About this RNA:
Predicted 3D model of an 86-nucleotide RNA (Glycine riboswitch aptamer) from Pelagibacteraceae bacterium AG-349-O05. It was read from a public genome assembly, where an Rfam model found it. NCBI's taxonomy places the organism under Bacteria, Pseudomonadati, Alphaproteobacteria, Candidatus Pelagibacterales, Candidatus Pelagibacteraceae.
RNA sequence: AAUUUAUAUACGGGAGAGACUACUUUUGUAGCGCCGAAGGAGCAACCACCCCGGAAACUCUCAGGCAAAAGGACCGUACAUAUUAA
Numbered sequence: 001a002a003u004u005u006a007u008a009u010a011c012g013g014g015a016g017a018g019a020c021u022a023c024u025u026u027u028g029u030a031g032c033g034c035c036g037a038a039g040g041a042g043c044a045a046c047c048a049c050c051c052c053g054g055a056a057a058c059u060c061u062c063a064g065g066c067a068a069a070a071g072g073a074c075c076g077u078a079c080a081u082a083u084u085a086a
Stems, first nucleotide, its partner, number of pairs: 005082003009078005018032001020031004033066003039062001040060003046054002
């Protein structure tokens, strides 16, 4: 000391699917239909390989969600810490 990776914070972007029906006026209960991008579970390419392991945006739909708002995987920028070290 360029750079690498991870995490925290701030800001910006960020999809899908009934403002369904009944009772009701409660972000309620029940019913039917539906979505896949919190979380969770399953399969597996692949990584590693002595053992122990890691692993998707695929699959499921338990949870969650189906006007707006909120939430939102993930992406970008700034900054901080740790790490890497041309």